About this RNA
Model confidence (mean pLDDT): 79 of 100. The RNA shown here (TPP riboswitch aptamer (THI element)) has 89 nucleotides. The sequence was found by an Rfam model in a public genome assembly. Its Rfam family is "TPP riboswitch aptamer (THI element)". Gene Ontology term of the family: thiamine pyrophosphate binding. About the family: Vitamin B(1) in its active form thiamin pyrophosphate (TPP) is an essential coenzyme that is synthesised by coupling of pyrimidine and thiazole moieties in bacteria.

RNA sequence: GGGAUGAGCCAGGGGCGCCUUCGGGCUGAGAUGCACCCUUUGAACCUGACCCAGAUCAUGCUGGCGGAGGAAGGCGCGACCGGAACCGG
Numbered sequence: 001g002g003g004a005u006g007a008g009c010c011a012g013g014g015g016c017g018c019c020u021u022c023g024g025g026c027u028g029a030g031a032u033g034c035a036c037c038c039u040u041u042g043a044a045c046c047u048g049a050c051c052c053a054g055a056u057c058a059u060g061c062u063g064g065c066g067g068a069g070g071a072a073g074g075c076g077c078g079a080c081c082g083g084a085a086c087c088g089g
Base pairs, nucleotide, nucleotide: 001081002080006077008075009074010073011039012038013037014036016033017026018025019024045070046069047068051064052063053062054061
């Protein structure tokens, strides 16, 4: 100087729908949680979209659209590798 797996610190981004007899039920990581997910190696999330097809009591429920367009990062730690100087042999 580089740096894997990985974890850490700080910072940032994001969504919260459907049905209901209001007890609860559905999907999901999460449906307002001292939670959860995601941060450029970016399908977290947003746009198109009051979109298209299918399923469902119903809904971004599933698939398509679609690797389409957009989208939020810094710090040091670090096995190991390389180099220089110095010290020793």